[in-house]
């Protein structure tokens, strides 16, 4: 300097144009149990990395830039 991944809940990752974004773990509440662990059930928790653009609609498609990884020079 150049090229290709990767950014979504506290963490780990699914969701690849369509109604309100979703799992597991962890956290809190509660059931069980003498108790604690395991187990079950319930609640909370997102500015989808940022600015812009394209669409009736954008986490998804473009573009610029930010952070991180990896190749080439």
């Nucleotide at each position: 300097g150049g090229g290709c991944c990767u950014a979504u809940a506290g963490c780990u990752c699914a969701g690849u144009g369509g109604u309100u974004a979703g799992a597991g773990c962890a956290c809190u509440c509660g059931a069980c149990u003498c108790a604690u662990a395991a187990u079950c059930g319930a609640u909370a928790g997102g500015u989808c990395g940022u600015c812009g653009g394209u669409u009736c609609g954008a986490a998804u498609c473009c573009g610029a830039c930010u952070a991180g990884g990896c190749c080439c020079a």
Source information: A computed fold for a 73-nucleotide RNA from a Limnochordia bacterium, annotated as transfer RNA. Its Rfam family is "tRNA". By type it is a transfer RNA. Its mean pLDDT, the model's own confidence on a scale to 100, is 82. The source organism's lineage runs through Bacteria, Bacillati, Bacillota and Limnochordia.